Context: one part of a larger RNA
Molecule: small-subunit ribosomal RNA, 3' major domain
Organism: uncultured Gemmatimonadota bacterium
RNA sequence: UGACGGGGGCCCGCACAAGCGGUGGAGCAUGUGGUUUAAUUCGAAGCAACGCGAAGAACCUUACCCGGGCUCGAAAUGCUGUGGACAGGUAUGGAAACAUACCCUCUUCCCUUCGGGGAAGUCGCAGUAUAGGUGCUGCAUGGCUGUCGUCAGCUCGUGUCGUGAGAUGUUGGGUUAAGUCCCGCAACGAGCGCAACCCUUGUCGUUAGUUACCAGCGGAUAAAGCCGGGGACUCUAUCGAGACUGCCCGUGAUAAACGGGAGGAAGGUGGGGAUGACGUCAAGUCAUCAUGGCCCUUACGUCCGGGGCUACACACGUGCUGCAAUGGCCGGUACAGAGAGAAGCAAAGCCGCGAGGUGGAGCAAAUCUUCAAAACCGGUCCCAGUUCGGAUUGGAGUCUGCAAUUCGACUCCAUGAAGUUGGAAUCGCUAGUAAUCGCGGAUCAGCAUGCCGCGGUGAAUACGUUCCCGGGCCUUGCACA
Repeated sequence: UGACGGGGGCCCGCACAAGCGGUGGAGCAUGUGGUUUAAUUCGAAGCAACGCGAAGAACCUUACCCGGGCUCGAAAUGCUGUGGACAGGUAUGGAAACAUACCCUCUUCCCUUCGGGGAAGUCGCAGUAUAGGUGCUGCAUGGCUGUCGUCAGCUCGUGUCGUGAGAUGUUGGGUUAAGUCCCGCAACGAGCGCAACCCUUGUCGUUAGUUACCAGCGGAUAAAGCCGGGGACUCUAUCGAGACUGCCCGUGAUAAACGGGAGGAAGGUGGGGAUGACGUCAAGUCAUCAUGGCCCUUACGUCCGGGGCUACACACGUGCUGCAAUGGCCGGUACAGAGAGAAGCAAAGCCGCGAGGUGGAGCAAAUCUUCAAAACCGGUCCCAGUUCGGAUUGGAGUCUGCAAUUCGACUCCAUGAAGUUGGAAUCGCUAGUAAUCGCGGAUCAGCAUGCCGCGGUGAAUACGUUCCCGGGCCUUGCACA
C1' cells in the first nucleotide's frame, strides 16, 4: 500500500421487509449428471455450467461406432516425366462409394523437307515439394465473450511531505443516481470513466399527400373510400419547437442543493435502449476463425452404406400443461401491434368431421396474401377424480421429404393415467411493471412448451434499514501478500 475481520461509522441495490405470482409435489418437454452401449462425438461446472455452443441430429449436418473403399488424396499451388482433347455413355459386380471392361471423342497456335518437330491450354497417370487432421496444449497465444457492474470508481503531470515503500491531490463539511456539484484545504491542473451528444417513445407545429385517410360537396351500391374529388382529421416520414431547477415560496452557509407550488402533453436523469473505466477470475473458447509448439501421414487424412448423438433402476436444473366454477363446453359477436412473403405468401369458390386437398385471383407488396385470443352477450354443467385434467395406448389418416422402422409434425375415432394447490427450501417483479391473453420472426423441405420480438387486458405493496446477500467511502486491528 492492499486484502481480510462473526471491528466501528456513513450510504446504496427487488438485498431484506410490505405485497403479487411462481419453483420444490404430478404428467410431459428439454438440458445435465450417472448408468448402459460397438458408439451413445466434443465442449460448458458455484454465482458467471445445466431450453448453454445448437437460429432447429430421420439421410446430410456429424466431429462418434460397425462395415466396404481410396492413397498426391474430397478441395489448393509449383516442378519433372508421360499419355490423351476434356467432357460423356454403356455393361458387369455392389448397399453405395468404388472397381473392371468397352464405346465415343482426338484442342489451339507456330515451323515444316509433309515424315514430323516445337509451344500453349486442359485432363488423366507416375514421381516430387507438399496437402489434410473438429488430433493435444485456452496454463504458449491473437481475436471474441462472460463476471464483479452501468458499480463510481481508476490514474497521470508538476509541486509539496517522507531516508524509503509511498502519501498528498482523491481526505474533510454539505449534496447527488454519480470522484454530481458547492465550500474548505499544500496543493494546482489533466486524462479514462459519470453526465451530455446517438436511437426510440410521449405533446405540438412545418413540409408532403400515395398504395394510407374521408369532415364537407356530388355520384353509385345488397354493402363497402367503391368513384369524382378533398388536404381538414387519422396516419406515414422529413425538418423543427418543447424541459433548462427556467419561474414563485420555503429550508440551507448568502453556496451546491433539497421540499412544496404554478404553468405544461411531459418536471427535476420524463419512460426505454445503445453505450461497460483501470482491472479481477492463469474465468470461457485451439470445435467459428487465426496461430506457436507437439503428434498422425495406405491414417488420428478422405469417400460411402447402416447405426448412434433420441438408450434408461435413478438424481438435479429450466420450462409447458394442469389439479378447475374469476372455471370447462356450446352458440353468437367485436377490437391490435410488429413482422414475413417469388424454388415465396396465397384469396374467392368447391371437396373432406378434420389435418388437408383442389383451385388459382392478386402481390417483389402502406396496394395483394398471412392477420388475433383473453374480453363481451346467451345457454349448459352444480363441486364429483367430474362435461376438471389430459398422459398413455389401440385403430384410421394428412403433410413434408429419395426415405418417417430405429427417430418427424399434425388430424379423427376410441382409451382415459397421475394430479384435489405441493415438505425443508427457493425464484421473479416497484407500473403500463407483475400476472394473464394471443400474434409474428429467425433457423427451417418438414419439425418449438425453446429463443428473439409484438401488441390486448391490467393489479397489489414499499412503515422502514434491526437482520440475510452484494457493493461504495472513511476509519480501526492484523501473526496474511